A computed fold for a 389-nucleotide RNA from a Polyangiaceae bacterium, annotated as Bacterial RNase P class A. The sequence was found by an Rfam model in a public genome assembly. NCBI's taxonomy places the organism under Bacteria, Pseudomonadati, Myxococcota, Polyangiales, Polyangiaceae. Rfam family: Bacterial RNase P class A. Gene Ontology terms of the family: dimeric ribonuclease P complex, tRNA processing and ribonuclease P activity. From the family's description: Ribonuclease P (RNase P) is a ubiquitous endoribonuclease, found in archaea, bacteria and eukarya as well as chloroplasts and mitochondria.
[in-house]
RNA sequence: GCAGAGGAACAGGUGUUCGUCGGCGGUGGGGGUACCCCCCCGCGGGAGGAAAGUCCGAGCUUCACAGGGCAGGGUGCCGGGUAACGCCCGGUGGGAGCAAUCCCGAGGAAAGUGCCACAGAAAACGCAGACCGCCUCCGCACGCACGAGCGUCCGGCGGCAAGGGUGAAACGGUGGGGUAAGAGCCCACCGCGCCCCUGGUAACAGAGGCGGCACGGCAAACCACACCCGAAGCAAGGCCAUGUAAGGGGGCGCUUGAGGGUUGCCCGCCCAAGCUCCCGGGUAGGCUGCUGGAGGCCUGCGGCGACGCAGGUCCUAGAGGAAUGAGCACCACCGCGCCGAGGGCGACCGGAGCGCGGGACAGAACUCGGCUUAUGGUCUUCUGCGGCC
Repeated sequence: GCAGAGGAACAGGUGUUCGUCGGCGGUGGGGGUACCCCCCCGCGGGAGGAAAGUCCGAGCUUCACAGGGCAGGGUGCCGGGUAACGCCCGGUGGGAGCAAUCCCGAGGAAAGUGCCACAGAAAACGCAGACCGCCUCCGCACGCACGAGCGUCCGGCGGCAAGGGUGAAACGGUGGGGUAAGAGCCCACCGCGCCCCUGGUAACAGAGGCGGCACGGCAAACCACACCCGAAGCAAGGCCAUGUAAGGGGGCGCUUGAGGGUUGCCCGCCCAAGCUCCCGGGUAGGCUGCUGGAGGCCUGCGGCGACGCAGGUCCUAGAGGAAUGAGCACCACCGCGCCGAGGGCGACCGGAGCGCGGGACAGAACUCGGCUUAUGGUCUUCUGCGGCC
């Protein structure tokens, strides 16, 4: 200098003018009279790191909590964190990368069922399998050869699955011996299974011994196993006011229980005197929920870490069809170019100044903890390559 990987915070600042929503104050003005409304003046506050997606988990609200049976959904290596989670931290195993690092769809395939297309000889997984091939023997033809015999082509019985091909995957891998040619047929190492020892809380790892050289994959296929899960949601819910036509008709029921609840169904249990359908009419307004929290910041201690404990300190929008905006000036930041003080042994770095331009993703709506997606520049640590000394 180039390329890459991890982490952190930021998301412009100041002044002024106009506008907008809330809060506080006023010996101001007006209206009404239980201290409420309007205007004016002053002070100060007002979108995010993702506010997004609505994918998870909760707080909160309403209903319920009596259990049993059958279902349904979620998670899935080990150990921790947390209010909880499918999240986060650390570790084990596996995969990618030269590496820094990143990713995981990570429990069970001898409980059962199912699938593996096409290609290929063969996908059965328990010994299967023969397209090209290799080998012994027999037959035929040709060549060489006095002879014993050797070689080539074709055909047949038999032996082989080591070589090649097909495929995502081929009945262990590499090397050697052996054989007519071969094969765990035998041997060494690896791999696999079993036994035991050591380390670790564990997932697992390492060492040793024995063994037959054999027991594919997919469960994000159905499934079996372990653990977890009440439903609905701020349009939840609560209060006040107004209002029409004492509205009309039907069904079921009133303790021999209509209807409602109990996750989806059933049984059981609980509440219960009303429930429900059609026609017609009125209203849809105001207040609240609505921001003090599993809260933020600082310091100390413990922990590899996620995080925890203790102390101190702070209050940081609450709109209601939906406010938080716009103009001007200066500065900051970034990109390109000119110039170049200065630094350096060098490769190189580069202040000040001038000119041109730029400003991403995007907007609270009850509130938090996460994940995922979109995005601008800055700082910092690490890895690889090249160059200089």